[in-house]
Context: one part of a larger RNA
RNA sequence: CUGGGCGUAAAGAGCACGUAGGUGGUUACAUAAGUCAGGUGUGAAAUCCCAGGGCUCAACCUUGGAAUUGCGCUUGAAACUGUGUGGCUAGAGUACUGUAGAGGGUAGUGGAAUUUCCAGUGUAGCGGUGAAAUGCGUAGAUAUUGGAAGGAACAUCAGUGGCGAAGGCGGCUACCUGGACAGAUACUGACACUGAGGCACGAAAGCGUGGGGAGCAAACAGGAUUAGAUACCCUGGUAGUCCACGCCGUAAACGAUGAAAACUAGCCGUUGGGCAUGAGAGUGUUUAGUGGCGCAGCUAACGCGAUAAGUUUUCCGCCUGGGGAGUACGGCCGCAAGGUUAAAACUC
Numbered sequence: 001c002u003g004g005g006c007g008u009a010a011a012g013a014g015c016a017c018g019u020a021g022g023u024g025g026u027u028a029c030a031u032a033a034g035u036c037a038g039g040u041g042u043g044a045a046a047u048c049c050c051a052g053g054g055c056u057c058a059a060c061c062u063u064g065g066a067a068u069u070g071c072g073c074u075u076g077a078a079a080c081u082g083u084g085u086g087g088c089u090a091g092a093g094u095a096c097u098g099u100a101g102a103g104g105g106u107a108g109u110g111g112a113a114u115u116u117c118c119a120g121u122g123u124a125g126c127g128g129u130g131a132a133a134u135g136c137g138u139a140g141a142u143a144u145u146g147g148a149a150g151g152a153a154c155a156u157c158a159g160u161g162g163c164g165a166a167g168g169c170g171g172c173u174a175c176c177u178g179g180a181c182a183g184a185u186a187c188u189g190a191c192a193c194u195g196a197g198g199c200a201c202g203a204a205a206g207c208g209u210g211g212g213g214a215g216c217a218a219a220c221a222g223g224a225u226u227a228g229a230u231a232c233c234c235u236g237g238u239a240g241u242c243c244a245c246g247c248c249g250u251a252a253a254c255g256a257u258g259a260a261a262a263c264u265a266g267c268c269g270u271u272g273g274g275c276a277u278g279a280g281a282g283u284g285u286u287u288a289g290u291g292g293c294g295c296a297g298c299u300a301a302c303g304c305g306a307u308a309a310g311u312u313u314u315c316c317g318c319c320u321g322g323g324g325a326g327u328a329c330g331g332c333c334g335c336a337a338g339g340u341u342a343a344a345a346c347u348c
Base pairs, nucleotide, nucleotide: 004319005318006317007302008301012316014201017198021194022193023192025088026087027086028085029084030083031082033081034080035077036076037075038074039073040072041071042070049065050064051063052062053061054060091191092188093187094186095185096183097182098181099180103177104176105175106174107173108172109171110154115149116148117147118146119145120144121143125136126135162169163168206247207246208245209244210243211242215241216240220236221235222234223233258315259314260313261312262311263310266293267292268291269290270289271288272287273286274285275284276283277282297304298303321348322347323346330341331340332339333338
C1' cells in the first nucleotide's frame, strides 16, 4: 500500500487568488515513452518447492527439474495513457443588448431621538427599585415651549427578501468601481479543474500616532442585596465604541457540511430574468438563486434528500483513545498582547 474516515462521535484550513505538481472534452493521422505479446541474454551456488537416488529409516547428503515474480537487448501490436501535427465546439472565455441588488470606495446631505447650553412658563419635588438608598433639585430641578451646539445610529419600508469569496453590507444624492443573471447572435478554440509553498482579504476585542467624544460602557467609586457579594439591581463613570493612517490575524470565522463536474421521483412557496398564452386577473414553460416537505438511496441514530449527508470522478486540507496540551522547547511573525508551527515524560 492492498483497505478506514471527517454535519452532531477525533477530523473541512475563516475565505479567495494563484506557482509547482496532480487531473483533464471531441476527432483524424503519426509516434511507440508507459502498456501488451514473442524471442534471446542474464538473474552465482547453497536455501525453498517438485520428481528420483544414497546412508537399514529419518534428520542428513546427492542428481535433475522448476522457481528466481527482476533487468538488458531484440522483433512485433497500437485499443488505452503520453507525445507531435492538423481539425471540431458540447467545457471555458470574449464581444453585444438588457435586468436586479444594504457589493466596494469617496464626497455631500436629511429627519426623528438622546445629551448639553441659552431663554421663557412654572413650583417642590425628580429619579430609581422587588423595596430602597446613593444621586439631582428653592443657587429653581423634573415637566413644558422656543432657539443653539455636537456626536453617533439610521424607525417605518423589511421579507427563511437582496448583494458579496468569506468576514460582512441597510436614511438620501452624486461620482468612481467589482461581480452576478438573462437573451439572441458572432468570435476564440480546451485556453479547463484543483492547488503543496506563496500572496491578498479577514467580525469583535486589543495595540501605535493624531483627532473626536452625544449615547452606551470594561476598569473604578458610591448605594443596595447578602452570612459574605471583589456579582446579579441602582446612581455615577474612564479607556473603548467614532474618524484618519499603520499594526494585530483570531471567533460557536457555523450549513459545526472544502472546491469543481456529471447523473438520480415528485409537491408547495419566494427573488431576478426569458418565452408562450390571455382583454385582464392570471396560467403554462424555462433559467439563475433562496426556503419548506418528501420517493429511491444513504445514515449508529438524529436526520440528509437535485442547495445531498444519494450514485460517481479529479485535486487539496485534516483525523488516529482521554488527560498532560493546542501546552513546553526551538523556529517564524508581532511594538506589545500574543499568534502560528508543535512534542515528550508521566498518568488513566
Molecule: small-subunit ribosomal RNA, central domain
Organism: uncultured prokaryote